This is a predicted complex of two RNAs, RNase P RNA and transfer RNA, with 478 nucleotides together.
[in-house]
RNA sequence: GGAGCGCGUCGGGUGAUCGCUUUCCCGAUUUAUCGGGAGAGAGGAAAGUCCGAACACCGAAGGGCAGCGAGCCGGUUAACGACCGGGCGUGCUGUGAAAAUAGCACGACGACAAGUGCAACAGAGAAGAGACCUGCCUUGAAAAAGGCGAUGGGUGAAACGGUGAGGUAAGAGCUCACCGGCGGGGGUUGGUAACGGUCCCCGGCCAGGUAAACUCCUCGCGGUGCAAGAUCAAAUAGGGAAUCGCUAUUUCUCGUGCGGCCCGCACGAAGUCCCGAUUCAUCGGGACAGCAGGUUCCGGGUAGAUCGCUAGAGCCAAACAGUAAUGUUCGGCCCAGAUGAAUGAUCGCCGUCCCGAGCGAUCGGGAUAACAAAAUUCGGCUUACGAGACGCGCUCCAUUU
RNA sequence: GCACCCAUAGCUCAGUUGGAUAGAGCGUUUGACUUCGAAUCAAAAGGUCGCAGGUUCGAGCCCUGCUGGGUGCACCA
Numbered sequence: 001g002g003a004g005c006g007c008g009u010c011g012g013g014u015g016a017u018c019g020c021u022u023u024c025c026c027g028a029u030u031u032a033u034c035g036g037g038a039g040a041g042a043g044g045a046a047a048g049u050c051c052g053a054a055c056a057c058c059g060a061a062g063g064g065c066a067g068c069g070a071g072c073c074g075g076u077u078a079a080c081g082a083c084c085g086g087g088c089g090u091g092c093u094g095u096g097a098a099a100a101u102a103g104c105a106c107g108a109c110g111a112c113a114a115g116u117g118c119a120a121c122a123g124a125g126a127a128g129a130g131a132c133c134u135g136c137c138u139u140g141a142a143a144a145a146g147g148c149g150a151u152g153g154g155u156g157a158a159a160c161g162g163u164g165a166g167g168u169a170a171g172a173g174c175u176c177a178c179c180g181g182c183g184g185g186g187g188u189u190g191g192u193a194a195c196g197g198u199c200c201c202c203g204g205c206c207a208g209g210u211a212a213a214c215u216c217c218u219c220g221c222g223g224u225g226c227a228a229g230a231u232c233a234a235a236u237a238g239g240g241a242a243u244c245g246c247u248a249u250u251u252c253u254c255g256u257g258c259g260g261c262c263c264g265c266a267c268g269a270a271g272u273c274c275c276g277a278u279u280c281a282u283c284g285g286g287a288c289a290g291c292a293g294g295u296u297c298c299g300g301g302u303a304g305a306u307c308g309c310u311a312g313a314g315c316c317a318a319a320c321a322g323u324a325a326u327g328u329u330c331g332g333c334c335c336a337g338a339u340g341a342a343u344g345a346u347c348g349c350c351g352u353c354c355c356g357a358g359c360g361a362u363c364g365g366g367a368u369a370a371c372a373a374a375a376u377u378c379g380g381c382u383u384a385c386g387a388g389a390c391g392c393g394c395u396c397c398a399u400u401u
Numbered sequence: 402g403c404a405c406c407c408a409u410a411g412c413u414c415a416g417u418u419g420g421a422u423a424g425a426g427c428g429u430u431u432g433a434c435u436u437c438g439a440a441u442c443a444a445a446a447g448g449u450c451g452c453a454g455g456u457u458c459g460a461g462c463c464c465u466g467c468u469g470g471g472u473g474c475a476c477c478a
């Protein structure tokens, strides 16, 4: 320098014509339409609906069980399973004899040393286990029987520390010394912490894997989602009231009071029916109207309409603080709110890229895509995507030193 | 829009503490039986367990992300 792969960022600008949705203004009338003018009109993911919130309704409030979720440490944030920084671990590459160290990438990264469970096949044995081959020892003439599990082999994804000595019939952390590991305790030191460096003591403890197995520990979570919910409110049906009519008669009569009357209300007496109590005499309580009817009114509520509905944890730029995520201050800006659902098509110019010509300024031709379309709104994550451009990393090739 | 469920052979379905050859019925093919066919009997073929990644020694099964299909809701009298 070229090619390939992966990751990240960007996801062109401007004008004209025709068309669509919507806001405001003017005019016309058929009063919900038309005409004219001005303005606005998709994304980095608007997607998946996987997390976290705002907001609204339900629940009187609080606590617990169950269930679900989060899980190294610190920070950021309205919040989060997101983001940033750090620790530890794993893998790859480079250097190095090795120990180690540098870079990059990845990590659902509390506990299996609380308890329970699981591990097919193979294998002697799969978790305080076990003897197939080769072995060692004892008894025995031998065959064989018994002991061992150290050495070597074999099986398997995985096989229960190493060296030496003692010990023993032979052998084994069986015991001891040293080394290694693990766990517990302590000192010192760096760090807010996770964790790291160093030193000492104790324990033969040697403890394998699996918690995206049950479980344990710490922390968090009430439910439903804008089809939440609020307001206005047809037709029909149903509910209530008044009045008229009709049906019947137990539902009527009398008295007093109130209001001027119709009439209504209250109280008392008498009446009919029902229920309860009882000393069987009565007492207490309740009911006294109905109609597939007409008219008028009222309330709930459906269709429908309006609100919720877009000025917001908002966007842009600068300065400052911070390693960073991010925050603070100041300035500027207003940027879809539709409801079967608009945001489209064509062309010109500029920009970008490719090809060709030219010493060059430049000229000519071509390309300008893909994924995809708001529906209450935000913050994340995940997934999809290439006309091209830029940055980073890796691999290969060529060239130079 | 919001909230959920399912995917195993051509079709309908099983598949439990995760254990290796993934099964059943119907269907298909071949053979037998029959004069021929149906029925019956015997045998065979047919599966990347929707796709991708992870956990694990080991995944149809556990976890995550996609793909495809399906369901429910407004709402009272």
Stems, first nucleotide, its partner, number of pairs: 001397010012350007020041010043371001047382002050380005055225004067221005072086005087109001088107008110216002115214002117210002132153002135148005161179006180206002182203009229307004239298006245291003253269007271288007314333003318329004351368007402474007411427004420458001429445005451467005
It holds a member of the Rfam family "Bacterial RNase P class A".